[in-house]
A computed fold for a 131-nucleotide RNA from a Bacillota bacterium, annotated as c-di-AMP riboswitch aptamer (ydaO/yuaA leader). The coordinates come from a structure-prediction model, not an experiment, and the mean pLDDT is 82. Its Rfam family is "c-di-AMP riboswitch aptamer (ydaO/yuaA leader)". A reference for the family is Barrick et al. (2004), "New RNA motifs suggest an expanded scope for riboswitches in bacterial genetic control", Proc Natl Acad Sci U S A.

RNA sequence: AUCCCGUAAACGCCGAAUCCUGAAAAGGAACGGGGGACCCAAUUCCCUGGGGUGAAUCCGCCGUAAGCGGAGGGGCGACUUCGACUGCCCCAACCCGUCAGCUAACCUCGUAGGCGUCGGUCGAAGGAGCC
Numbered sequence: 001a002u003c004c005c006g007u008a009a010a011c012g013c014c015g016a017a018u019c020c021u022g023a024a025a026a027g028g029a030a031c032g033g034g035g036g037a038c039c040c041a042a043u044u045c046c047c048u049g050g051g052g053u054g055a056a057u058c059c060g061c062c063g064u065a066a067g068c069g070g071a072g073g074g075g076c077g078a079c080u081u082c083g084a085c086u087g088c089c090c091c092a093a094c095c096c097g098u099c100a101g102c103u104a105a106c107c108u109c110g111u112a113g114g115c116g117u118c119g120g121u122c123g124a125a126g127g128a129g130c131c
Stems, first nucleotide, its partner, number of pairs: 010117005018029004030111006040101001049099001050096004057071005072091006079126007
């Protein structure tokens, strides 16, 4: 000097998953999810009952599998938001248990976990800092 690994702080990212009070127990705010009327929708049969969180679906090729492609959906690129172009990625996992359309009042639940390290360009609006 280079490469690899680990740790700490700071900063940042996915996600609803943050903040405040309290010695604690616990409580509050905020964000997010589910159930739940009239009206509306639905109402039959078959197949493999049906449903929820989530971007995480559908179709085709091949096929033991794995994988490939297309459409569609989602994330990141460092002041924030919007728009355009563009680069790199993801399309999982889990839960309810025969039961749930929408849904005011009302009832109820969650506030986890996991990662990254100098980080594209242009335009508009706003904000901040410096001179």